[in-house]
This is a predicted structure of a 472-nucleotide part of an RNA (small-subunit ribosomal RNA, 5' domain) from a Candidatus Peregrinibacteria bacterium. Rfam family: Bacterial small subunit ribosomal RNA. Gene Ontology terms of the family: structural constituent of ribosome and ribosome.

Context: one part of a larger RNA
RNA sequence: GGAUUAACGUUGGCGGUGUGUUUAAUACAUGCAAGUCGAGCGGCCAUUUAUGGCAGCGGCGAACGGGUGAGUAACGCGUUGGGAUCUGCCCCGAACUCAGGGAUAACAUCGAGAAAUCGGUGCUAAUACCGGAUAGUCUCGCAAGAGUAAAGAUUUUUCGGUUCGGGAGGAACCUGCGUCCUAUUAGCUAGUUGGUAAGGUAACGGCUUACCAAGGCGAUGAUGGGUAGCUGGUCUGAGAGGAUGAUCAGCCACAAUGGGACUGAGACACGGCCCAUACUCCUACGGGAGGCAGCAGUAGGGAAUCUUCCACAAUGGGCGAAAGCCUGAUGGAGCAACACCGCGUGAUCGAUGAAGGCCUAACGGUCGUAAAGAUCUUUUCUGAGGGAAGAAUUCUGACGGUACCUCAGGAAUAAGCGACUGCUAACUACGUGCCAGCAGCAGCGGUAAUACGUAGGUCGCGAACGUUAUCC
Numbered sequence: 001g002g003a004u005u006a007a008c009g010u011u012g013g014c015g016g017u018g019u020g021u022u023u024a025a026u027a028c029a030u031g032c033a034a035g036u037c038g039a040g041c042g043g044c045c046a047u048u049u050a051u052g053g054c055a056g057c058g059g060c061g062a063a064c065g066g067g068u069g070a071g072u073a074a075c076g077c078g079u080u081g082g083g084a085u086c087u088g089c090c091c092c093g094a095a096c097u098c099a100g101g102g103a104u105a106a107c108a109u110c111g112a113g114a115a116a117u118c119g120g121u122g123c124u125a126a127u128a129c130c131g132g133a134u135a136g137u138c139u140c141g142c143a144a145g146a147g148u149a150a151a152g153a154u155u156u157u158u159c160g161g162u163u164c165g166g167g168a169g170g171a172a173c174c175u176g177c178g179u180c181c182u183a184u185u186a187g188c189u190a191g192u193u194g195g196u197a198a199g200g201u202a203a204c205g206g207c208u209u210a211c212c213a214a215g216g217c218g219a220u221g222a223u224g225g226g227u228a229g230c231u232g233g234u235c236u237g238a239g240a241g242g243a244u245g246a247u248c249a250g251c252c253a254c255a256a257u258g259g260g261a262c263u264g265a266g267a268c269a270c271g272g273c274c275c276a277u278a279c280u281c282c283u284a285c286g287g288g289a290g291g292c293a294g295c296a297g298u299a300g301g302g303a304a305u306c307u308u309c310c311a312c313a314a315u316g317g318g319c320g321a322a323a324g325c326c327u328g329a330u331g332g333a334g335c336a337a338c339a340c341c342g343c344g345u346g347a348u349c350g351a352u353g354a355a356g357g358c359c360u361a362a363c364g365g366u367c368g369u370a371a372a373g374a375u376c377u378u379u380u381c382u383g384a385g386g387g388a389a390g391a392a393u394u395c396u397g398a399c400g401g402u403a404c405c406u407c408a409g410g411a412a413u414a415a416g417c418g419a420c421u422g423c424u425a426a427c428u429a430c431g432u433g434c435c436a437g438c439a440g441c442a443g444c445g446g447u448a449a450u451a452c453g454u455a456g457g458u459c460g461c462g463a464a465c466g467u468u469a470u471c472c
Stems, first nucleotide, its partner, number of pairs: 001472004006468005013343006019336002021301001026299003030296003035060003040057002043054005067254003076179004081174002085171003090167008098132001100130002107122006138147003152159002180226003187217003192214008229251004233244004256277005279290004307333001309332003315329001316327004346376004356367004381409006390399001416461005421442003427456005437444002
C1' cells in the first nucleotide's frame, strides 16, 4: 500500500447493487416450512338433487428443495481411467391387458384408559391383497425342459396396467496422481495379507464364515498425536509464491447424543419408525409427549450480526386428465454507512478587504470572496397530477400508486473526522512545569514544549474519518 461476513469511537443527506451469529453442532415459547389426487374405492354429512364438504382404504410425492460444518487427513475431495452394477417418473421400439377368490379399514356396536391410544364382535369396496390361465426377444439349463405378469377409470376418446430391449438423466463400486503440522510418535497389523469353498450384495471384493498358507505396511515416514469439511474460487503479489475456503456454484458429512433396521426405484431417512442416554413438558402417578444445524422469533454466550413482514404475479418443484391446491424454495418489501459504486449539501458576481476571532515588532498580517449583498439554478427536498415494463396466454402483478414523467414552491432539507517533532503533507499563541499527559518507532514533558492540554491557523480524506484485529 491492498484486503475484510469485521468490531469500537466521533459524525451522518439520498439512491443503486450486494452482504448480515465468524462465538454456544447451546437451549428453545409461538406460528408457518409437504402435500396432493373423488377421473382408483366404499362410506358419512349437508343441501337448492345436482353438487359440495369430511375422515378412512389406495396411489404418487415426502430420498427433491432448505439448513449447518460437529465429525472426517479419508478414494472424503480434485483430476484421470475402468468394469462386475442398479435405476421410479421421462423418451423410442416390440408384445400382451383372460377368467376368478378371500379379506380388511372406514362404518355400526360393546368395552378399557386422565390422556396418548387400544381391544372384542358384525358389515363392505377397490388401480389394496391372493392363487389360476396364457408366455417370448425374459430367467435357469449343454439340451430336453422348467419358471414368472397385468387394473381398471373417464367418457367417446384419452389416461392408465404388465413383460422385454434400447436411450437420457441419476446412483453405486474400483483405480493412477495430488491433498496440513509433528520423529520430544519407530515400529504397526490375526480377518491381519493371500488362496480354496460357501454365503451375502444391484454388483466386484475378507464384505462375512469355514479350512489352508504366513503373509501385508514402514525413514520415499507406516502406526500414533494435533489440526481441518474438500474444490471452482477469493485476497495479495510484476510473477513465482504466500494466505484463505463468508456470500454464489459442485461434491461430502450431519440432523439432541449413540445404535438399529423397516418401507421404497432411491434412505439406514432434518420436520418417518424402534431401542438406549441426557434434557424439557403433561399426568388422575398407571402412563404419555418432544427435538428450529428450515423461515421468522426468544433466552444465553459474545466486541458483534436483521422482520414472529407480503405474495405465489414471475422462475422452479410436488400431486392432479384438468380446473386447481401446496410450496418461509423463490420473487419481493423491512432493518443495519456493514461493503462497493454514484449523487448532493449550491452556482456566478461581490473589497469599505465590514464586524468578530487569532497573531503582532501595535504599523499591520491572517481567517478572506470567505460572509453580508446582487443575479441565477432546483440535482436533492416538499406538495399536486399522470403512471409502467416485468404477462408467456383470454384471465392473472406481491413488489406498488413503486420506478419513471409533468407541474408548482423555495437556497431551501443536508459536514464531518483525523493529523500538524522526524519518518509524513501541515505552525503559532497561551496553560502546564519529568506534573498532568503523549507515543507505531525514534522519543517528548524538570519555566519561553511547533511532540502534553486549549485556541486560532494549516494539511489530509470526505458521508464518512480514525483506532483495533487478521492476511499478503
NCBI's taxonomy places the organism under Bacteria, Bacteria candidate phyla, Candidatus Peregrinibacteriota.